[in-house]
RNA sequence: GAUAUAUUUUGGCAAACCUAUUGAAAGGUAGGGACGCAAAGCUAUGGGCCUAAGGGAUUAACUAUGGUUGCCAGGUUGCACUU
Repeated sequence: GAUAUAUUUUGGCAAACCUAUUGAAAGGUAGGGACGCAAAGCUAUGGGCCUAAGGGAUUAACUAUGGUUGCCAGGUUGCACUU
């Protein structure tokens, strides 16, 4: 210097908004799109917050069995660096 093999880097996710769809709603799902995120991976376990079909009440108010993990934590899995 060349060849072969292995490893690493190269990356990941996706707010608002738009379209379609679903739901009583809050919201969810899919596509587009990037505000951001080292757990913005998973989990509804604790708290907070949202909705109120049904139930109750009766001018209205209340209530989760419905949701929110990109509200805060807990549990759990992974990546990078260092030792």

The prediction has a mean pLDDT of 78.
A computed fold for an 83-nucleotide RNA from Tepidibacillus decaturensis, annotated as c-di-GMP-I riboswitch aptamer.
RNAcentral records the identical sequence in 3 taxa.